Notes: Transfer RNA from Bigelowiella natans, 72 nucleotides, folded computationally. The sequence is in RNAcentral, with records from ENA. Its mean pLDDT, the model's own confidence on a scale to 100, is 82. It matches the Rfam family "tRNA". Rfam's curators write: Transfer RNA (tRNA) molecules are approximately 80 nucleotides in length. Rfam classes the family as a transfer RNA.

[in-house]
RNA sequence: UCGAUUGUAGCUCAAUGGUGGAGCGCUCCGCUCAUAACGGAGAGGUCGCGAGUUCGACUCUCGCCGAUCGAA
Numbered sequence: 001u002c003g004a005u006u007g008u009a010g011c012u013c014a015a016u017g018g019u020g021g022a023g024c025g026c027u028c029c030g031c032u033c034a035u036a037a038c039g040g041a042g043a044g045g046u047c048g049c050g051a052g053u054u055c056g057a058c059u060c061u062c063g064c065c066g067a068u069c070g071a072a
Base pairs, nucleotide, nucleotide: 001071002070003069004068005067006066007065010024011023012022013021018055026042027041028040029039030038048064049063050062051061052060
């Protein structure tokens, strides 16, 4: 320098173009003599940044930035 993959909650990951979810973690409550486990409730996301297409974008297209892998 070029190519491929990738970026979503604190972490690991989902989500046919039609109101962004799960597990773990965190907070509170229940249960218990108590803790863990278990059960219930809750908080937590401008979906990497910007633009385009579309009635509508996490999703499609382009640019930029970051990460991983490969080629030279």